[in-house]
RNA sequence: GGGCUUAUGGUCCAGUGGUAAGACGCCACAUUCGCAUUGUGGAGACGUGGGUUCGAUUCCCGCUAAGUCCA
Repeated sequence: GGGCUUAUGGUCCAGUGGUAAGACGCCACAUUCGCAUUGUGGAGACGUGGGUUCGAUUCCCGCUAAGUCCA
C1' cells in the first nucleotide's frame, strides 16, 4: 500500500427496511436479625459524516478504530 471481516447499554451478544431482544452487572422494593441467595420492578445502547427510501441498526459510499490475509 491492497483484499476481507467487524463496530449495538458498564461487559458479552441477538436483531437482513417499520416502536432494539436476552444474559451478567447497576438501582429500588419484598424476603432475612444482618449479609448472601431468590422474586418483582426500573434506568441504561445502534462508531462518525453523507446517500437511497414514506421510513435505515439493517441497503450503498466516505472516514475513524479493531481483527485477519497478501505484498